[in-house]
Molecule: c-di-GMP-I riboswitch aptamer
Organism: Candidatus Schekmanbacteria bacterium
RNA sequence: GAAGCGAAAAGGCAAACCAUUCGUGAGGAUGGGGCGCAAAGCCACGGGUCUUCUCUCGAGGGAAGAUAGCCGGGUUGCCGAA
Numbered sequence: 001g002a003a004g005c006g007a008a009a010a011g012g013c014a015a016a017c018c019a020u021u022c023g024u025g026a027g028g029a030u031g032g033g034g035c036g037c038a039a040a041g042c043c044a045c046g047g048g049u050c051u052u053c054u055c056u057c058g059a060g061g062g063a064a065g066a067u068a069g070c071c072g073g074g075u076u077g078c079c080g081a082a
Stems, first nucleotide, its partner, number of pairs: 005080002012037002017032006035069001041075003045072003048067008
């Protein structure tokens, strides 16, 4: 110095809910609020879940979206004990 790991320290983010607002909707944004999080920073690549439209006798199929705080993956990053 790097990797692994996650004590301490400095900080960071912000669940549910509420208000306003955008959206057919899932859900998003802003403010309040803190459940929690070592990537709860970013990315829709794979899977899952959810929404709208549509096809099918039905099982089910197709198209377009949402979700990164569902999981995996990619990528960037603070600190430095055991």